[in-house]
Molecule: c-di-GMP-I-GGC riboswitch aptamer
RNA sequence: CUUGAAAAAGGCAAACCUGUUGAAAUGCAGGGACGCAAAGCCACGAGUCUACAGCCCGGAAACGGGCCAUGAUAGUCGGGCUGCCAAGU
Numbered sequence: 001c002u003u004g005a006a007a008a009a010g011g012c013a014a015a016c017c018u019g020u021u022g023a024a025a026u027g028c029a030g031g032g033a034c035g036c037a038a039a040g041c042c043a044c045g046a047g048u049c050u051a052c053a054g055c056c057c058g059g060a061a062a063c064g065g066g067c068c069a070u071g072a073u074a075g076u077c078g079g080g081c082u083g084c085c086a087a088g089u
Stems, first nucleotide, its partner, number of pairs: 001088004011036002016031005034075001040081003044078003047073003054067005
């Protein structure tokens, strides 16, 4: 430098359950392992999720419907940064 077939030091931990945060999507902690060679980190581009507030429509109201990211997601994809082990050169 290239690669991740095999092996291996070690690592992470989906669903689900419990507690907790939040309006929600989510996040966090414990249990738990579906998987992961970056399932380490960064919301830069796209996607996806949510919609308290805001805006629009209906309604006398209660409320109903729609739109919307500034909220999320790095275990959706791309991009950036960093790194373990092994094999090859």